[in-house]
RNA sequence: CGGAGGCCGCCGCCGAAUCGCCGUCCGUGGCGAGCCGGGGACCCGUGCACCAUGGGGUGAAUCCGCACCAGCGGUAGGGAGUGUUCCGUCCCGAACCCGUCAGCUAACCCGGUAGGCGGCCGACGGAAGGAACA
Numbered sequence: 001c002g003g004a005g006g007c008c009g010c011c012g013c014c015g016a017a018u019c020g021c022c023g024u025c026c027g028u029g030g031c032g033a034g035c036c037g038g039g040g041a042c043c044c045g046u047g048c049a050c051c052a053u054g055g056g057g058u059g060a061a062u063c064c065g066c067a068c069c070a071g072c073g074g075u076a077g078g079g080a081g082u083g084u085u086c087c088g089u090c091c092c093g094a095a096c097c098c099g100u101c102a103g104c105u106a107a108c109c110c111g112g113u114a115g116g117c118g119g120c121c122g123a124c125g126g127a128a129g130g131a132a133c134a
Base pairs, nucleotide, nucleotide: 009120010119011118012117013116014115018033019032020031021030022029034113035112036111037110038109039108044103054101055098056097057096058095063074064073065072066071077092078091079090080089084128085127086126087125088124
């Protein structure tokens, strides 16, 4: 001098997953707000039964082809630093849960509030229009 890693702080990204209060044996807990999800009438919708590989939910993460052993190519759809739209570019396109049971659904009932990453003036570029402030 350069590179890599760790800790703290700060600024951000995906995601509902943030904030406040109380408690704690400082370890796990509890309550509330905000946000998110599920169940659940009339009406509407769905014929029923059998066989078969039942059916359903969270999520953007569905589907197709080729290959033949888990790989390749695409795709519905989704993401990228104030918010919206358009164009371009770059990415994702998983995983898990319920357990034979659930259409929609007012009242009502139940639950979640995780996890994973990037950066240290650097944001992903351009255009349109809007709003706010002075």